[in-house]
The RNA shown here (small-subunit ribosomal RNA) has 1397 nucleotides and comes from an uncultured bacterium.
It matches the Rfam family "Bacterial small subunit ribosomal RNA". Its family is annotated with ribosome and structural constituent of ribosome in the Gene Ontology.
The sequence is in RNAcentral, with records from ENA.
Its mean pLDDT, the model's own confidence on a scale to 100, is 85.
C1' cells in the first nucleotide's frame, strides 16, 4: 500500500465484496496453569428470604440484671433447753428499703439517616462541556478571631390505671426530666428606619466612619482536680451548594408560523437570592428561513474504538455532572431534600383480615421467577482504606477488602530437550521404479517450568511498647523421583499463504465477491499431504478503516447521475483607486483555566509481561491583558479605469394597435362542353348524364403572405417574415471625455414571461385535419396508403406553465498564438463601381498551446483564474405513492420507502450482421445446349415391419456416402448348439511321444466318441517338433469424435492471414495490408511514417501441344533386296510415326497506340503455341465442440462361463408409403436387318486365349500363342445398302411363363447371362430444380479396381463424333476490399418488448 467484479478486449464513470483493528459479546468445536481486569446491553418487568444506618446513659426521667453498703425480714434452722407444749438460737437467707458500682435499654433529646450504594426511565434543556458573573445568594459538623451564658417559668413521653380493636394502633384521666419548649435582663455586634460625609463602581449601588430610635442570644455535661466535651451572638477562612450569562451540543420543512402570564411595565407578595415565581392593573408585545412551533431519537462529558490527519462511530467497566427510586401529586422536618432502605394523598399491583380495616416497594449485596442469543456466590471479613455516632472504649457499614464462578477480555508459561536412517511398520499416491508421511516415531542421553507429593513459610500492621490478618498454611523458598498428566479449530479456484485421490454426477451440496456441481470437479463428501493460527480456532452482529463513494483537507455537472426554460430584482454572499483614524476579524508575547484517571515519554515496583508507582509531555480550547496595522472589516473625506445619465448617428422579420395588396384554395352563379374525373405500387371507396372534370366571365369567404432570403437580421428566452401609419422596447458606434463617482456582480424566496397541445366564454371556418367512417394492404392491420371528415388550427378576453424548453454547455469579471468569411458602425491612406490598414460590437468555420475517459471544445473555451446561484451521488421500483401547494379539468410542482439485482452506464477499439453505401469476382444472374421433377426398373436414405432387418454419415458439408463387390464367409444383427486362460501368438513351468493326420459312428455343424497309426536328431545327456496341464499376458466392431492423435468435408485455389522493428494512441488497438491505377491474384506500379519479412498467390514438379539430339526391339518401313493370295512377313535401315531420355520453345521479348509507370489494347508480325497456351498435384491463417473410438491408434469407464469365442440357419435383400442419385425410354437427326472402316489407355498364368469344331445362344470341346510395344482381350456411334412410315407402332422394353449355360460346398430365402414366348407405364413430364464457356457440353463406346461368381445402369480411367451463347452486372445466391449504423460478441437462427400458462 491495495485487490476482485460490467466488455469479445479497452479506457472512464460507478456501485458492490474483500483484505486491517475493536467488542461489557453470543454460537459452533475444542480445552493444561497462573497473573490483572471484566461479566442483565433485553422486561426503570414482578419479587420469597436474608442483610444494607445507625450510634451516643459523658443531654434525660425511668426500667431491668449483677454485685455492694446499710436496715427491715418470709422461710430453713447447725448447736443448746425443755414442762416435748416449745423457747433461745450460730449461719443460710427469699423478699422489702436504702448506699453505691458495673452493665443492657424502650421513651424523650442530640448529631446521622440530604453521605456512601443502585439505574439511565425522563430529558434537545442553562441538562451536561467550556469560559465568565452574583454590588442578587446560603452554608451543619471544621479552622481562626472577637464578645457571652444571669434569674425564671409551665409542659410532655416513658411510666401507671383504663377504653376501643382481630390486627395496625388508637384514645382518656393521673405522676415526672432534660442539652426538650416558651418570657424576663444584658448587646461587643447583627438587622432596620432616619439624615451625613469620604472614596469605589459600567448601571442597580458598594465600602468604610460617627450619630439617633427599634428589634435580637444562650445549656449543660463528664472528672478529685487541672481541665476536657458542648451552649449563644458575630466576623473571617474552607468545604459544599444555589442562581444568571456567551460560545457548543442529533434529526425531519412531507413540521411555517408559533405565543394570553404569552412580552414588557407599576405596585404588593413569595423566596437564602434574582426573576410572571406569584397576583392585581396597565400597555401589545416578545419567538421565526441564522429554521421557532410541532414530531422522532438520545442521559453528558473526561474519556474509548478507528483514522496518515481531518474526521467518523461509541458513551460498558474508572472518574465529573445532571435526572430517577412502583406511577402521579404534594409538602413536613432540617444547614442541607420536596427525601432509594420518612411522611400524606390518589393509581395500579401483592399480602393479612374476625370483612370493619390494615402492611409493602432490591434501578442497594446476594438470591428468585420472567424476558432473552446472552451475564456469576442466597460466600468470607470489618484485618486494611472510607464513612456514621460516641470523651473514649466501642458499635455500625453487601461502601470496601477478599475469596467463589465463566477462556469473556489482556498478559505470561507449559504440553519437552539433544542424538537418532534399515529413511522401519502403517497410511496416501504411482509413470510400479519410486515418491511422501519422515528424525517424525521407536531406541539412546538429558532436563523438570506447569501440576501432584513433603518439608518451610510472609510483606501487607502504622511515629514508640505491646495487641490486632478475612484473604490464608495462600504467595514465595527448598527437597526427591517420574517424559510420566497436558493441542486443538479454521482453511487450501482467484483475490489468499497452502493439492492430490477416491465418492458423488446441475444430485447431495458449497457460496463473502466473481462463481462451483450436467462421468476425468485442486471449488461439494470423505482421506492423505499442505498452509495459518494456536488454549485457543472459526462464523454471526456492531463500529471505524480501505471509500477521493458527501470530497474543509480531498469530488463533480455537453455526451457517464447532474445547469433552474427566461428575465428585472428581495435577503444573503462577493466586491475598483489613492490617503487618514479605529482595531472587529488577523497575528505575536504574558497570565488564568483546561479536575484525577487515561495518552505519549523518562525512570521505578511486582521472577517477565499484562497490571501498576513517580515526574514530566501533550490536552490543538475558552477567557483577560499587552501590542502590531499589512490585508478583510468599519468610518472620515476623495479619485474615474466598472456601471449609469445627457447629446449625435445610422441597422433590424423586436413588442403593439389599426388600414390596405396580390396570387393560389374552396364554394356559388352563368356559359361553352361531354364522359369521364379522381386517386394509386396497382386498386377501390368517392364524385359525375340531376352534366362532374376541363374551360371562361362574375361574385363570396376564411386563412397564409411565393420570388427576395442568406450558418443574414431582432429579442432576455418561448420567438419574429406581404405593404402602409400610430404608438413602443433595447442593443451599438462615435465624439467630447459634459455630468454622477462604486451607484456593481450574482440572486435563495417571492415576481415576470413563457412552443405546441389542452381548458372556459363569445365569435369565425377556405383550406389542412386527432377522434370517426369507408375502400384498400395484411394471416390479421384498431396502422403505414386512398376517399371523406369533426373538434382543433384562425380572433377577442381569461387559464395551463410544460417540451430533445437543446449548444443536452447558468450568469459576470479578466487573460491566454494565429488564420478565413460574413452582419452593423468608426477611423486612416490610396484616390474612388472602389482597394488597403485598422478598430468596436454581433455571427460562423479551421487550428495551436492547455483541457479532456474518449470524443471533441479551443478568444463565443469544454483553457487559465475569482465571485455567485442551481444541481448530482448504483441500476429498478419511480419522477411512482401518501402528504401538502396551484389548476375548472387534464394535470404540474414537492417527492419516498418496501423489496429487488451486481450491475446499470459513457467514449472509443476489433469482428459480426443491415430488405445502408461505393467498387469488383464467381456458370450466380443473364444467353444458350443437355438434363431432374411425370414413367418403368437399379440403387441409397427415411418411415413402418421384424426374432434380427447390425453399426455409422442426416442443410450446404448425409441419402450409386463408410461398401474399389453381403448366397455361406464377410457379418458386427437374431434364433439355436457348443467352450470358459478361452478362436489365434508370445513366454515360463510340468507331462507325453502320436495326443496330429487318416478312417468310421452320432451330429445341422461345431463336437463328442472309437479305431488305425506310435515323431526327429543324437550312443547318451540333450536339443528341435507335436499335443496336452498350469501360470503370466487374453479378447470386446461395447460406451465417450463433447477426453483424444491421425485423417478427412467445409468455406474455397476464395486471396487473404500474419511477423519484426519503427511511429500513433492512456490502452484495446492502429498504421504497414488504406488511397489512385491495376491484375486470375495482398499481381503489380505510383502515393505515402513507415521500413522490411513470412505463410499464402505466382514459379518450381507431372502430362499435354511443337522443334532438335540421343537411342532403336517386341514399335516403324521411305528407299534397296526376297517372298507371299494378303499383310514389315524376311534380309535390310535409323530417314518417317512411335517409343522415352536430354534439351529448345513465349519472355508482353518486338511493332503500334494509349499510360508517369505497373500495364491494357490490337483478325500487327513471327511462331506449333501469345499474354496462366490446356489439364493436373499443390488447400494460407482459422471456421463449423464438422466427420469418424466401426480402418488404424489412444484416456478414462463398463463385461469377464460373458458385452468373449466357435458352428447351422436366419437377416443386413421385408414394404400401404416419401425422398435423393442414376439408367432406359417415349422414337423417323429413328428402330431394325446386311455389308465395310477407324481408336486409345488398360489387363492378362488359379490368367488372356487366336484358330478349328459345336450350339439359335449364354456356352462347351479340342488346340496355339503370350509371365507380355512380341500372344491376346478389342470397339461404337460412323458410312454404304435395304426395310419400317408416325401407330402405343418393326418405339419401349418391365413384368411373368417356359427351357437353358456359367461360376461356387451350396443360386429357395439372395447371383449373373442365353433363347423362346409375353409386351406394362410411357406420346417430352406441374410449381422447381441442376450441369456446363472448347476439343467443352451433348453423343458413342472400350478399359480397371474389387471380384469363385455377381445383383456395376455404380466408381475410376480411356479415346471417337463433336456444337450453341455470354448483349452485360439491373436483380437470386456466395465471396472479396472500402466505408457507414448498431443496445450484437453463443455475433441477426443475434438481442429483445408485451400478454397468456
Nucleotide at each position: 500500500a491495495g485487490a476482485g467484479u460490467u466488455u469479445g478486449a479497452u479506457c472512464c464513470u460507478g456501485g458492490c465484496u474483500c483484505a486491517g483493528g475493536a467488542u461489557g459479546a453470543a454460537c459452533g468445536c475444542u480445552g493444561g496453569c497462573g497473573g490483572c481486569g471484566u461479566g442483565c446491553c433485553u422486561a426503570a418487568c414482578a419479587c420469597a428470604u436474608g442483610c444494607a444506618a445507625g450510634u451516643c446513659g459523658a443531654a434525660c426521667g425511668g426500667a431491668g440484671u449483677u454485685c455492694u453498703u446499710a436496715a427491715g425480714g418470709a422461710a430453713u434452722g447447725c448447736g443448746a433447753c425443755u414442762u416435748c407444749g416449745g423457747u433461745c438460737a450460730a449461719a443460710u437467707g427469699a423478699c422489702u428499703u436504702u448506699u453505691g458500682a458495673a452493665c443492657u435499654u424502650a421513651g424523650u433529646g442530640g448529631c446521622g439517616g440530604a453521605c456512601g450504594g443502585g439505574u439511565g426511565a425522563g430529558u434537545a434543556a442553562c441538562g451536561c462541556g467550556u469560559g465568565a458573573g452574583c454590588a442578587a445568594c446560603c452554608u451543619g459538623c471544621c479552622u481562626u478571631u472577637c464578645a457571652g451564658a444571669g434569674g425564671g417559668g409551665g409542659a410532655u413521653a416513658a411510666c401507671a390505671u383504663u377504653u376501643g380493636g382481630a390486627a395496625a394502633c388508637a384514645g382518656a384521666u393521673g405522676c415526672u426530666a432534660a442539652u426538650a419548649c416558651c418570657g424576663c435582663a444584658u448587646a461587643a455586634g447583627a438587622u432596620u428606619a432616619c439624615a451625613g460625609u469620604a472614596c469605589c463602581g459600567c448601571a442597580u449601588g458598594a465600602u468604610a466612619c460617627a450619630g439617633u430610635g427599634a428589634u435580637c442570644a444562650a445549656a449543660g455535661g463528664a472528672g478529685c482536680a487541672a481541665u476536657c466535651c458542648g451552649c449563644u451572638g458575630a466576623a473571617a477562612g474552607a468545604u459544599g451548594g444555589g442562581c444568571u450569562c456567551g460560545c457548543g451540543u442529533c434529526c425531519g420543512a412531507u413540521u411555517a408560523g408559533a405565543u394570553a402570564g404569552u412580552u414588557g411595565g407599576u405596585g404588593a407578595g413569595a423566596u437564602a437570592a434574582c426573576a410572571g415565581c406569584c397576583c392585581a392593573c396597565c400597555a401589545a408585545g416578545g419567538c421565526g428561513a441564522c429554521g421557532a412551533u410541532c414530531a422522532g431519537u438520545a442521559g453528558c462529558c473526561g474519556a474509548c474504538c478507528u483514522g496518515a490527519g481531518a474526521g467518523g462511530g461509541u458513551g460498558a467497566u474508572c472518574g465529573g455532572c445532571c435526572a430517577c427510586a412502583u406511577u402521579g401529586g404534594g409538602a413536613c422536618u432540617g444547614a442541607g431534600a420536596c427525601a432509594c432502605g420518612g411522611c400524606c394523598c390518589a393509581a395500579a399491583c401483592u399480602c393479612c383480615u374476625a370483612c370493619g380495616g390494615g402492611a409493602g416497594g432490591c434501578a442497594g449485596c446476594a438470591g428468585u421467577g420472567g424476558g432473552g442469543a446472552a451475564u456469576a456466590u442466597u460466600g468470607c471479613a470489618c484485618a486494611a482504606u472510607g464513612g456514621g455516632g460516641g470523651g473514649a472504649a466501642c458499635c455500625c457499614u453487601g461502601a470496601u477488602g477478599c475469596a467463589g464462578c465463566a477462556a469473556c477480555g489482556c498478559c505470561g508459561c507449559g504440553u519437552g530437550a539433544a542424538g537418532g536412517a534399515a529413511g522401519a511398520c502403517g497410511g496416501u499416491u504411482u509413470u510400479c521404479g519410486g515418491a511422501u508421511u519422515g528424525u517424525a516415531a521407536a531406541c539412546u542421553u538429558c532436563u523438570a517450568u506447569c501440576a501432584a507429593u513433603a518439608g518451610g513459610g510472609a510483606c501487607g500492621a502504622a511515629g514508640a511498647a505491646a495487641g490486632u490478618g478475612a484473604c490464608g498454611g495462600u504467595a514465595c523458598c527448598u527437597a526427591a523421583a517420574u517424559a510420566a498428566g497436558a493441542a486443538g479449530c479454521c482453511c487450501c479456484g482467484g483475490c489468499u499463504a497452502a493439492c492430490u485421490a477416491c465418492g458423488u454426477g446441475c444430485c447431495a451440496g458449497c457460496a463473502g465477491c466473481c462463481g462451483c456441481g450436467g462421468u476425468a470437479a485442486u471449488a461439494c463428501g470423505u482421506a492423505g499431504g499442505g498452509g495459518g493460527c494456536a488454549a485457543g480456532c472459526g462464523u454471526u452482529a456492531u463500529c471505524c478503516g480501505g471509500a477521493a463513494u458527501u470530497a474543509c483537507u480531498g469530488g463533480g455537472u455537453g455526451u457517464a447521475a447532474a445547469g433552474g426554460g427566461u428575465g428585472a430584482g428581495u435577503a444573503g454572499g462577493c466586491g475598483g483607486c489613492a490617503c487618514g483614524g479605529c482595531a472587529a476579524g488577523u497575528a505575536a508575547g504574558a497570565u488564568g483555566u483546561g479536575a484525577a484517571a487515561g495518552c505519549c515519554c523518562a525512570c521505578g515496583g511486582c521472577u517477565u509481561a499484562a497490571c501498576u508507582g513517580u515526574g514530566g509531555g501533550a490536552u490543538u480550547g475558552c477567557a483577560u491583558u499587552u501590542u502590531a496595522a499589512a490585508c478583510u472589516g468599519u468610518u472620515g473625506a476623495g479619485c474615474u479605469a466598472g456601471a449609469g445619465u445627457a447629446c449625435a448617428g445610422g441597422a433590424g422579420a423586436g413588442g403593439a394597435a389599426a388600414g390596405c395588396g396580390g396570387a393560389a384554395u374552396u364554394c356559388c352563379u352563368a356559359g361553352u362542353g361531354u364522359a369521364g374525373c379522381g386517386g394509386u405500387g396497382a386498386a377501390a371507396u368517392g364524385c359525375g348524364u340531376a352534366g362532374a372534370u376541363a374551360u371562361u366571365a362574375g361574385g363570396a369567404a376564411g386563412a397564409a403572405c411565393a420570388c427576395c432570403a442568406g450558418u443574414g437580421g431582432c429579442g432576455a428566452a418561448g420567438g419574429c417574415g406581404g405593404c402602409u401609419u400610430u404608438c413602443u422596447g433595447g442593443a451599438c458606434u462615435g465624439g467630447a471625455a459634459a455630468c454622477u463617482g462604486a451607484c456593481g456582480c450574482u440572486g435563495a424566496g417571492g415576481c415576470u414571461c413563457g412552443a405546441a397541445a389542452g381548458c372556459g366564454u363569445g365569435g369565425g371556418g377556405a383550406g389542412c385535419a386527432a377522434a370517426c367512417a369507408g375502400g384498400a394492404u395484411u394471416a390479421g392491420a384498431u396502422a403505414c396508403c386512398c376517399u371523406g371528415g369533426u373538434a382543433g388550427u384562425c380572433c377577442a378576453c381569461g387559464c395551463c406553465g410544460u417540451a430533445a424548453a437543446c449548444g443536452a454547455u447558468g450568469a459576470a469579471u479578466a487573460c491566454u498564438a494565429g488564420g478565413u468569411g460574413u452582419c452593423g458602425g468608426g477611423g486612416a491612406g490610396c484616390a474612388u463601381u472602389g482597394c488597403u490598414c485598422u478598430u468596436c460590437g454581433g455571427u460562423g468555420c479551421c487550428g495551436c498551446a492547455g483541457c479532456a475517459a474518449a470524443c471533441g471544445c479551443a478568444a463565443u473555451a469544454a483553457g487559465u483564474a475569482u465571485u455567485c446561484c442551481a444541481c448530482c451521488u448504483g441500476g429498478g421500483g419511480a419522477g411512482u405513492a401518501c402528504g401538502u401547494u396551484c389548476g375548472c379539468a387534464a394535470g404540474a410542482a414537492u417527492g419516498a420507502a418496501a423489496c429487488u439485482c451486481a450491475a446499470a452506464g459513457g467514449a472509443a477499439u476489433u469482428g459480426a450482421c443491415g430488405g445502408g453505401g461505393a467498387c469488383c469476382c464467381g456458370c450466380a444472374c443473364a444467353a444458350g445446349c443437355g438434363g431432374u421433377g411425370g414413367a418403368g426398373c437399379a440403387u441409397g436414405u427415411g418411415g413402418u415391419u421384424u426374432a434380427a432387418u447390425u453399426c455409422g454419415a442426416u442443410g450446404a458439408u448425409a441419402c450409386g456416402c463408410g461398401a474399389g463387390g453381403a448366397a455361406c464367409c464377410u457379418u458386427a444383427c437374431c434364433c439355436g448348439g457348443g467352450u470358459u486362460u478361452g478362436a489365434a501368438c508370445g513366454c515360463a513351468u510340468a507331462u507325453u511321444g502320436a495326443c496330429a493326420g487318416c478312417u468310421c459312428u452320432g451330429g445341422a455343424a461345431a463336437c463328442a466318441g472309437a479305431g488305425u497309426c506310435u515323431c526327429u536328431a543324437g550312443u547318451a545327456a540333450u536339443a528341435g517338433c507335436a499335443a496336452u496341464u498350469u501360470g503370466c499376458g487374453a479378447g470386446g466392431u461395447g460406451c465417450u469424435g463433447c477426453a483424444u492423435g491421425g485423417u478427412u468435408g467445409u468455406c474455397g485455389u476464395c486471396a487473404g492471414c500474419u511477423c519484426g522493428u519503427g511511429c500513433c494512441g492512456u490502452g484495446a488497438g492502429g498504421u504497414g495490408u488504406c488511397g489512385g491505377c491495376u491484375u486470375a491474384a495482398g499481381u503489380g506500379c505510383c502515393a505515402u511514417a513507415a521500413c522490411g519479412a513470412g505463410c499464402g498467390c505466382a514459379a518450381c514438379c507431372c502430362u499435354u501441344a511443337u522443334c532438335a539430339c540421343u537411342a532403336g526391339u517386341u514399335a516403324c518401313u521411305a528407299a534397296c533386296a526376297g517372298g507371299u493370295c494378303a499383310u514389315g512377313c524376311u534380309g535390310a535401315g535409323g530417314a518417317c510415326u512411335c517409343u522415352a531420355g536430354u534439351g529448345a520453345g513465349a519472355c508482353u521479348g518486338c511493332c503500334a497506340g494509349c499510360g508517369u509507370a505497373a500495364g491494357c489494347u490490337g483478325u500487327g508480325a513471327g511462331g506449333a503455341a501469345g499474354g496462366u497456351g490446356g489439364g493436373g498435384a499443390u488447400g494460407a491463417c482459422g471456421u463449423c465442440a464438422a466427420a469418424u473410438c466401426a480402418g488404424c491408434a489412444c484416456g478414462g469407464c463398463c463385461c469377464u462361463u460373458a458385452c468373449a469365442u466357435c458352428c447351422g440357419g436366419g437377416g443386413c435383400g421385408a414394404c400401404a408409403c416419401a425422398c435423393g442419385u442414376g439408367u432406359u425410354a417415349c422414337a423417323a437427326u429413328g428402330g431394325u436387318g446386311g455389308g465395310g472402316a477407324c481408336a486409345a489407355a488398360g489387363g492378362g498364368c488359379a490368367g488372356c486365349u487366336a484358330c478349328c469344331g459345336u450350339g439359335u445362344g449364354a456356352g462347351c470341346g479340342g488346340a496355339u500363342g503370350c509371365u507380355a510395344a512380341u500372344c491376346u482381350c478389342c470397339a461404337a456411334a460412323c458410312c454404304u445398302c435395304a426395310u419400317c412410315u408416325c401407330a402405343g407402332u418393326u418405339c419401349g422394353g418391365a413384368u411373368c411363363g417356359a427351357a437353358g449355360u456359367c461360376u461356387g460346398c451350396a443360386a429357395c430365402c439372395c447371383g449373373a447371362c442365353u433363347u423362346c414366348g409375353u409386351g406394362a407405364a410411357g406420346c417430352u413430364g406441374g410449381a422447381u430444380u441442376u450441369g456446363c464457356u472448347a476439343g467443352u457440353a451433348a453423343u458413342c463406346g472400350c478399359g480397371c479396381a474389387u471380384c469363385a461368381g455377381c445383383c456395376a445402369u455404380g466408381g475410376c480411367g480411356c479415346g471417337g463424333u463433336g456444337a450453341a451463347u455470354a448483349c452485360g452486372u439491373u436483380c437470386c445466391c456466395g465471396g472479396g476490399c472500402c466505408u457507414u449504423g448498431c443496445a450484437c460478441a453463443c455475433a441477426c437462427c443475434g438481442c429483445c418488448c408485451g400478454u397468456c400458462a